[in-house]
Molecule: Bacterial RNase P class A
Organism: Jannaschia seohaensis
RNA sequence: GCGGGGGGCUGGACGGCCGCGGGGAGCGAUCUCCGAGGAAAGUCCGGACUCCAUGGAGAGACGGUGCCGGGUAACGCCCGGGCGAGGCAACUCGACGGAAAGCGCCACAGAGAACAGACCGCUCCGGGUCGGGCCUCGGCCCGCACUUCGGUGCCCCGGAGCAAGGGUGAAACGGUGGGGUAAGAGCCCACCGGGGGGGCGGCAACGUCCCCCGCACGGCAAGCCCCACCGGGAGCAAUGCCGAAUAGGGAUCGCGCGUGCGCAAGCGCAGGGGGUCUCCGCCCCAGCGGUCCGGGUUGGCAGCUCGAGGACGCGAAGCGAUUCGCGGCCCAGACGAAUGGUCGUCAUGGCGGGUCCGCCCGCCAUACAGAAUCCGGCUUACAGGCCCCCCGCACUC
Numbered sequence: 001g002c003g004g005g006g007g008g009c010u011g012g013a014c015g016g017c018c019g020c021g022g023g024g025a026g027c028g029a030u031c032u033c034c035g036a037g038g039a040a041a042g043u044c045c046g047g048a049c050u051c052c053a054u055g056g057a058g059a060g061a062c063g064g065u066g067c068c069g070g071g072u073a074a075c076g077c078c079c080g081g082g083c084g085a086g087g088c089a090a091c092u093c094g095a096c097g098g099a100a101a102g103c104g105c106c107a108c109a110g111a112g113a114a115c116a117g118a119c120c121g122c123u124c125c126g127g128g129u130c131g132g133g134c135c136u137c138g139g140c141c142c143g144c145a146c147u148u149c150g151g152u153g154c155c156c157c158g159g160a161g162c163a164a165g166g167g168u169g170a171a172a173c174g175g176u177g178g179g180g181u182a183a184g185a186g187c188c189c190a191c192c193g194g195g196g197g198g199g200c201g202g203c204a205a206c207g208u209c210c211c212c213c214g215c216a217c218g219g220c221a222a223g224c225c226c227c228a229c230c231g232g233g234a235g236c237a238a239u240g241c242c243g244a245a246u247a248g249g250g251a252u253c254g255c256g257c258g259u260g261c262g263c264a265a266g267c268g269c270a271g272g273g274g275g276u277c278u279c280c281g282c283c284c285c286a287g288c289g290g291u292c293c294g295g296g297u298u299g300g301c302a303g304c305u306c307g308a309g310g311a312c313g314c315g316a317a318g319c320g321a322u323u324c325g326c327g328g329c330c331c332a333g334a335c336g337a338a339u340g341g342u343c344g345u346c347a348u349g350g351c352g353g354g355u356c357c358g359c360c361c362g363c364c365a366u367a368c369a370g371a372a373u374c375c376g377g378c379u380u381a382c383a384g385g386c387c388c389c390c391c392g393c394a395c396u397c
Base pairs, nucleotide, nucleotide: 001393002392003391004390005389006388007387008386009385010384012346013345014344015343016342017341018340020035021034022033023032024031025030037368041379042378044377045376046375047374048373049235050234051233052232056280058279059278060277062231063230064229065228066227067081068080069079070078071077082096083094084093085092086091097226098225102224103223104220105219106218119166120165121162122161123160124159125158126157127156128155131142132141133140134139143154144153145152146151174192175191176190177189178188179187193215194213195212196211197210198209199208200207201206239302240301241300242299249293250292251291252290253289254288255287259270260269261268262267263266272285273284274283275282309331310329312327313326314325315324316323317322347366348365349364350363351362352361353360354359
């Protein structure tokens, strides 16, 4: 200097005039304080809070997570570590328990896709009109490879052996090398891989070393499934209060109350309806449902912003996530939904021009985007600018 990786901050500023929402003071005029985000977005997780409602660590269905150890109110998040993959590296990513509990799938191609298999081939044995071509069927011509220079082989049929070589495929029933064989094969051997056992290090996931072994058992569980752990449901349009109503309304139909069983004779059980997935348990109600007529309600207040608080500053512990202590500061609460308009100056970036190289002038642009109960996360979007650390390459000293 260039390229790459990880992290942090910012993402306009100042002044004048006019105008908004909330709090406080004031009789009032008025004064004063505060007023959108790092993602407020997506609604993907986890909670606080409210109600069902008495939720019993009840069971099931259904759903979620999935290496180990920590953090946290909790999580599918964060931190550290292990293993694996990508990358020269810094780093990044991982749906990361189980395939010997069971079921299922692996199309097409291919001989054969999980105790499989012979397409092209290799070897041995037996036999034949024994390589290719021409012909007047007498014969003639032309080879190739190997060779111990004697010869052998090439084509066809049958039998036996092989799964090493080639091919097919995403993947072929271990890999490389050697020995052995008629030719081959874990048939044997070395190493790798696999299975089993043990030592050492580590809380652990794992790492490492040694010994033994038939050398035989693919992949997919982000297919069902098995295992471990977690989970009631709905949600601020939750919920509560006030106000409002010839009205806690009327008519009609159906099912219930009746009844049955047990007993200690007024209790229990069954049976009707209800209880935010189903069932059990438990609780509540004698009521429940259909149709038609009819009254009121679209309003106000609370919930509502003081919190598992937050940001900032300092200190302590820890590799870190984070935790603890101290200090001062209260940081939006709207309800068709507030923070805007205008003028001027400046800043940053880009382009063009000029230059006394200090800078000046002109034009353009200034990202993604707006709270609605609130927090902790993840994911996605983001013009431009600044800072820190790490890796690689080139050059110079």